[in-house]
The RNA shown here (Bacterial large signal recognition particle RNA) has 267 nucleotides and comes from a soil metagenome.

RNA sequence: CCGUGCUAGGCGGGGAGCUAGCGGUGCCCUGUACCCGCAAUCCGCUACAGCGGGGCUCAAUCCCCGUCCGAGGGGCCGGUGCGAGCGGCACGGCGUCGAGCAGAGCGGCAACGAUGGCGAGGUCCCAUUCGGUGCGCGUCCGCGAACCAGGUCAGGUCCGGAAGGAAGCAGCCUUAAGCGGAUCCGCGCACGCGCAGUGGGGCAACCUCGCCGGAGCAAGCGGCUCGGCGUCCGCCCUCACAUCGCGCUUCGACGACGGGUGCACGG
Numbered sequence: 001c002c003g004u005g006c007u008a009g010g011c012g013g014g015g016a017g018c019u020a021g022c023g024g025u026g027c028c029c030u031g032u033a034c035c036c037g038c039a040a041u042c043c044g045c046u047a048c049a050g051c052g053g054g055g056c057u058c059a060a061u062c063c064c065c066g067u068c069c070g071a072g073g074g075g076c077c078g079g080u081g082c083g084a085g086c087g088g089c090a091c092g093g094c095g096u097c098g099a100g101c102a103g104a105g106c107g108g109c110a111a112c113g114a115u116g117g118c119g120a121g122g123u124c125c126c127a128u129u130c131g132g133u134g135c136g137c138g139u140c141c142g143c144g145a146a147c148c149a150g151g152u153c154a155g156g157u158c159c160g161g162a163a164g165g166a167a168g169c170a171g172c173c174u175u176a177a178g179c180g181g182a183u184c185c186g187c188g189c190a191c192g193c194g195c196a197g198u199g200g201g202g203c204a205a206c207c208u209c210g211c212c213g214g215a216g217c218a219a220g221c222g223g224c225u226c227g228g229c230g231u232c233c234g235c236c237c238u239c240a241c242a243u244c245g246c247g248c249u250u251c252g253a254c255g256a257c258g259g260g261u262g263c264a265c266g267g
Base pairs, nucleotide, nucleotide: 001267002266003265004264005263006262009057010056011055012030013029014028015027020046021045022044023043024042034054035053036052037051038050063260064259065258066257067256068255072251073250074249075248076247077245078244079243080242081241083239084238085237087236088235091234092233093231094230095229096228097227098226099225100224101223105221106220108217109216116212117211118210119209120208121207122206123205124201125200126199127198128197129196130194131193132191133190134189135188136187137186138185139182140181141180142179143178149174150173151172152171157166158165159164
């Protein structure tokens, strides 16, 4: 070095997920790599590794290790889109309220005279008058006293010789206190009353009128500035989903390169 027979090993691997962790079934990627049974409210393990049974191959294209490449998956970051939030108001929009500016938008007042100036009066305060309303009193009407109110006092009583006189019950008439009613009139008091009057005060502001003078006045709508509140439309924040990035990171199939690994017999 060649041949034969064996052995270790191999006959797929990886990602996410599940799990205390690992492997497998199931999902995805790679790409072709024996068969049967088992497994998701799962199966088997705690191990150089799915469990059980059977088969094939063989020391290198095939097994083991390292490096590179890199399909694909995961995580993070960022962009975009869509949706949700009894999330927010820094900014914008809209609504609303307030303050200010503006008289080159719209509308209003003004030569039938603006702003301004002067004067008078009113609104305001005090006093008072008048009126009104209410209450009380007066006034008017009615009732109203067994005796202790008045008048007249039958009968009866008393005094008197008589003439006559006296007191006086009932009745009748009248009236006091009081009670009830009327509210025209008078007086008093009160008044959250009055387009009322008089006198005095005050006069900042507003209104009315008169005079002077001769062109502005005025922020109602719209506009601008600032602030408060609301809405949650835009926006911002959070979350979920989808998608994108020659983004970062991690695992990494397939592949490429390099290295490594036996035993027995015969020639």
Description:
The RNAcentral record of the sequence draws on MGnify. It matches the Rfam family "Bacterial large signal recognition particle RNA". It is annotated as a non-coding RNA gene. Its mean pLDDT, the model's own confidence on a scale to 100, is 78.